[in-house]
RNA sequence: GCUGCUGUGGCUCAGUCGGUAGAGCAGCUGAUUCGUAAUCAGCAGGUCGGGGGUUCAAGUCCCCCCAGCAGCU
Numbered sequence: 001g002c003u004g005c006u007g008u009g010g011c012u013c014a015g016u017c018g019g020u021a022g023a024g025c026a027g028c029u030g031a032u033u034c035g036u037a038a039u040c041a042g043c044a045g046g047u048c049g050g051g052g053g054u055u056c057a058a059g060u061c062c063c064c065c066c067a068g069c070a071g072c073u
Base pairs, nucleotide, nucleotide: 001072002071003070004069005068006067007066010025011024012023013022019056027043028042029041030040031039049065050064051063052062053061
């Protein structure tokens, strides 16, 4: 330098053919317990790596850039 893949709550990951973003763990509150852990119930937390475009509508499609990983020269 070229090619491919990945980037979504604090962490690990889903998200079909574009249709208003979810799970597990972690956190907080309550119940239970003599207390802790475990268990149960509830709550909060992300506008999807950044920018632009297409569209009535974009995590999803197109372009550029950034970061990481792998391969090739």
Notes
The prediction has a mean pLDDT of 82. A computed fold for a 73-nucleotide RNA from a Bacillota bacterium, annotated as transfer RNA. It was read from a public genome assembly. It matches the Rfam family "tRNA". About the family: Transfer RNA (tRNA) molecules are approximately 80 nucleotides in length.